[in-house]
RNA sequence: CGGGAUGUAGGGCAGCGGCAAGCCCGCGUGCUUCGGGGGCACGAGACCGUGGGUUCGAGUCCCACCUUCCCGA
Numbered sequence: 001c002g003g004g005a006u007g008u009a010g011g012g013c014a015g016c017g018g019c020a021a022g023c024c025c026g027c028g029u030g031c032u033u034c035g036g037g038g039g040c041a042c043g044a045g046a047c048c049g050u051g052g053g054u055u056c057g058a059g060u061c062c063c064a065c066c067u068u069c070c071c072g073a
Base pairs, nucleotide, nucleotide: 001072002071003070004069005068007066010025011024012023013022018056027043028042029041030040031039032038049065050064051063052062053061
């Protein structure tokens, strides 16, 4: 330099153009226990890498950057 992939809660992942963005782990509170662990119930937490564009409507489609990774030179 060229090509491809990746970016969504603290961590790991889902997410047909039409949701109040979901699951697991973790976290908080309560119950259970002498206590811890475990179990059960409830709850908090992401405006989706950044900026534009398309559309009535974008996490999802398009463009340009940025991050990380892979391949090639």

This is a predicted structure of a 73-nucleotide RNA (transfer RNA) from a Pirellulales bacterium. NCBI's taxonomy places the organism under Bacteria, Pseudomonadati, Planctomycetota, Planctomycetia, Pirellulales. It matches the Rfam family "tRNA". The family's RNA type in Rfam is transfer RNA. The coordinates come from a structure-prediction model, not an experiment, and the mean pLDDT is 80.